[in-house]
Predicted 3D model of a 73-nucleotide RNA (transfer RNA) from a Nanobdellia archaeon. Taxonomically the source falls in Nanobdellia (Archaea, Nanobdellati, Nanobdellota). Rfam family: tRNA. Rfam's curators write: Transfer RNA (tRNA) molecules are approximately 80 nucleotides in length. Rfam classes the family as a transfer RNA.
This record gives sequence, structure tokens and C1' cells, in this order.
RNA sequence: GGGCUGGUAGCCCAGUUGGUAGAGCGCCUGCCUUGCACGCAGGAGGCCACGGGUUCGAAUCCCGUCCAGUCCA
Repeated sequence: GGGCUGGUAGCCCAGUUGGUAGAGCGCCUGCCUUGCACGCAGGAGGCCACGGGUUCGAAUCCCGUCCAGUCCA
């Protein structure tokens, strides 16, 4: 330098043919308990790596850039 895969919540990851962004763990509150843990119920937390384009509408499609992994030179 080139090919491929990936970048989504604090962490590990889903997200269907473009149509209101989700699960698990963690965090907070309440219930339970003498208290803690477990368990149960509820809640907060995201401009979907960045910039542009297409579209009524983009995490998703297109172009460029950055980062990580892997392969080739």
C1' cells in the first nucleotide's frame, strides 16, 4: 500500500426487505429480610466511530475519513 471482517447503553452483543433502537450483566428505586445476599417489580442510561450523499424517512443503502482485528505484498 491492497483485500476481508468489525465499530450500536458502563461491559459483552442482537437489530429481519430502509419505517418509533433492544436483550443479558452492571447501576438506581421499591417490595421481601432484624440486616445483607438471593428473588420479584419498576426505572435511568444511546444523536448507532466521524463527515457527506440518496430518500417522505437511514444503525441499515452509496462515497470518503479514522480506529481495531486478520490475510496478502